Model confidence (mean pLDDT): 80 of 100. FMN riboswitch aptamer (RFN element) from Lentibacillus sediminis, 152 nucleotides, folded computationally. NCBI's taxonomy places the organism under Bacteria, Bacilli, Caryophanales, Bacillaceae, Lentibacillus.
RNA sequence: UCCAAUCUUCGGGGCAGGGUGAAAUUCCCGACCGACGGUAAGAAGCAAUGCUGCUUUAAGUCCGUGACCCGUGAGGAGGCAAUAGCCCCUGAGCGGUGGAUCCGGUGUAAGUCCGGAACCGACAGUUACAGUCUGGAUGGGAGAAGAUGUCG
Numbered sequence: 001u002c003c004a005a006u007c008u009u010c011g012g013g014g015c016a017g018g019g020u021g022a023a024a025u026u027c028c029c030g031a032c033c034g035a036c037g038g039u040a041a042g043a044a045g046c047a048a049u050g051c052u053g054c055u056u057u058a059a060g061u062c063c064g065u066g067a068c069c070c071g072u073g074a075g076g077a078g079g080c081a082a083u084a085g086c087c088c089c090u091g092a093g094c095g096g097u098g099g100a101u102c103c104g105g106u107g108u109a110a111g112u113c114c115g116g117a118a119c120c121g122a123c124a125g126u127u128a129c130a131g132u133c134u135g136g137a138u139g140g141g142a143g144a145a146g147a148u149g150u151c152g
Stems, first nucleotide, its partner, number of pairs: 003152001005148006017029003031132002033121002035065004042057006060119002069096004075090002078087003101117005123135003
């Protein structure tokens, strides 16, 4: 100095305006949004005479992850029962499922740059179908930052 381990904090955005209607932020026109890690020829900064190096930042549609859902289920709470045992709630971990991009330009090289045009978005609820409203959720969470750091 780094790591294991423990702890603390943090950790998601969005229908303006209009149409129809008894009723729609759910339909139609239109508007708006883009979690986390990785990758980078862009951008910014620093260092160097320079070659170049380093740092920060940069993808909804590339590679992965997370939320939701399904299966399994260590463990935990509660109830019933004389016992054997049964019922019920919760649930780490593991497994599964799981959306969407092309064209042109530049170039040695573009899935990432520049220009253009597209496309995608869990479940439950709802006077009428929801990426954007309400709810599970004062939850969970990829992960980020910090503190401690025996032994090794």